[in-house]
This is a predicted structure of a 391-nucleotide RNA (Bacterial RNase P class A) from a Bacteroidota bacterium. Rfam family: Bacterial RNase P class A. The family's RNA type in Rfam is ribozyme. Taxonomically the source falls in Bacteroidota (Bacteria, Pseudomonadati).

């Protein structure tokens, strides 16, 4: 250079006419400035803010899940360890890059591993040992003993060698492996490196489940005020104080806040019924459907130094860049700039040009922010991987 392949940025400027939408000034008229993204997309998470409401507990449910750091937070982020995978070197140990995961627990229980297979966690198919029993023997019944050999499978449940047995087995003993425990040394720390001591207990927890931390609900169509209308309308059901009804979300409890009057009968320390009235819960019907605020100075935007490996924090200084409300941010000509194609010149891995045409992704804020995930023509930058030249 080039090809692949991972990650980060960035994705049109200007200049006129005319429109629209918000502020700002102004008697008016006119003037001024400002106007959709890197994802606005999903709506999956953190969160501000807001009403329940004065609002705590415990169960359900329901996320997370190695270590330090960041960071308002987070199921994001950065570095880093372990396991697993791959590329290269290399006899082999091992070095040296990359990658990806839903990475706490299977000695706390319960399930579940298809098909094959005698069995998938304590099991005998063919083969072994022994004992009795039949037979001239080969061999057959029937018992008890064993998992070393073979054979199925992913896996038969530590491995490989001796020694040991009536045949065997960690039963012994060597020299490995897994697993818990400790000790020395390095490290903030996950853990490394080396040596001791026990122990042999396949797999699987996006299997119930178990630990160890956290989670109120609902969402701007949430919410609040202002004006205007309307029948303070009707029915129904509870309670009116050792007890009951309401109050955020499944429930439970705890808190809180409300609760009167009078007639009548009777078995007369009270009980039952009625009207009224208050609270509270449903139903039905009528009006109204206008206006303000929520609504954009912020966990903020650019530069610059200084600290960190790096996320990213600290300081100085500068700016303020949409707020609609059925929904503004746009049309037109011109120029310019990016890719790409021709065509022409040069000093030719390239550059040059008042040169000719053509194209230009995903894609439109509606309460704000930070994150994740998905979709994207083209350009620029970095890492790795691989051929090639050249020093």
């Nucleotide at each position: 250079a080039u090809a692949a392949u991972c990650a980060a940025c960035u994705g049109u400027u200007c200049u006129a006419u005319c429109g629209c939408u918000c502020c700002g000034u102004u008697u008016a008229c006119a003037c001024g400035g400002a106007g959709a993204g890197g994802a606005a997309a999903g709506u999956c998470c953190g969160g501000g803010c807001a009403a329940c409401a004065c609002a705590g507990a415990g169960c359900a449910u329901c996320c997370u899940g190695c270590u330090u750091c960041c960071u308002a937070a987070c199921g994001g982020g950065a570095a880093g360890g372990g396991u697993u995978c791959u590329g290269c070197a290399g006899c082999a140990a091992u070095g040296c890059g990359g990658a990806a995961a839903a990475c706490a627990g299977c000695c706390a229980g319960u399930g579940c591993c298809a098909c094959a297979g005698a069995a998938a966690a304590u099991a005998a198919c063919u083969a072994c040992u022994c004992a009795u029993c039949a037979g001239a023997a080969a061999u057959g019944a029937u018992g008890a003993g064993a998992a070393a050999a073979g054979g199925u499978g992913a896996a038969a449940a530590c491995g490989u060698g001796a020694g040991g047995u009536a045949a065997a087995a960690g039963c012994u003993c060597a020299c490995g492996g897994u697993c818990a425990u400790g000790g020395u040394u390095g490290g903030c720390g996950a853990c490394a490196a080396c040596g001791g001591u026990g122990a042999c207990g396949g797999g699987u927890a996006a299997a119930c489940c178990u630990c160890a931390g956290g989670a109120g609900u609902u969402g701007a169509a949430a919410a609040a005020c202002c004006a205007a209308a309307u029948a303070a309308g009707u029915c129904c059901c509870g309670a009116u104080u050792u007890u009951g009804a309401a109050a955020c979300g499944g429930c439970u409890c705890g808190u809180u806040u409300c609760a009167a009057u009078u007639c009548g009968c009777c078995u007369u320390u009270g009980g039952c019924g009625g009207a009224u009235a208050u609270c509270g819960g449903g139903a039905u019907g009528g009006g109204u459907a206008g206006g303000u605020u929520g609504a954009u100075a912020g966990a903020u935007g650019g530069u610059g130094c200084a600290g960190g490996c790096a996320a990213c924090u600290g300081c100085a200084c500068u700016g303020c860049c949409a707020g609609a409300u059925a929904a503004a941010u746009g049309a037109u000509a011109g120029a310019a700039g990016u890719c790409c194609u021709c065509c022409g010149c040069c000093u030719u891995u390239g550059g040059c040009g008042u040169g000719a045409g053509a194209a230009a992704a995903c894609a439109g804020a509606a309460c704000c922010c930070g994150g994740c995930u998905u979709a994207c023509a083209g350009g620029u930058u970095g890492g790795u991987u691989a051929u090639u030249a050249a020093a």